Predicted 3D model of a 74-nucleotide RNA (transfer RNA) from a Chlamydiia bacterium. Taxonomically the source falls in Chlamydiia (Bacteria, Pseudomonadati, Chlamydiota). Model confidence (mean pLDDT): 80 of 100.

RNA sequence: GCACUGGUAGCUCAGCUGGAUAGAGCGAUUGGCUACGGACCAAUAGGUCAGGGGUUCGAAUCCUCUCCAGUGCA
Numbered sequence: 001g002c003a004c005u006g007g008u009a010g011c012u013c014a015g016c017u018g019g020a021u022a023g024a025g026c027g028a029u030u031g032g033c034u035a036c037g038g039a040c041c042a043a044u045a046g047g048u049c050a051g052g053g054g055u056u057c058g059a060a061u062c063c064u065c066u067c068c069a070g071u072g073c074a
Base pairs, nucleotide, nucleotide: 001073002072003071004070005069006068007067010026011025012024013023019057028044029043030042031041032040050066051065052064053063054062
């Protein structure tokens, strides 16, 4: 340099045949329970879906450029 894969919550990931309010587990916070608690129960918060632009009535999802990580080839 070329090709491919990936980037979604603090962490690990799902969602990728475009359809509406973006989710799960773990973690965090608050409350309950308890003699106490790290166990158990309930609730809450937390996301510019890597960034810009485009297509569309509608984009995490499609197209394009850039950035970052990985793999292969040279």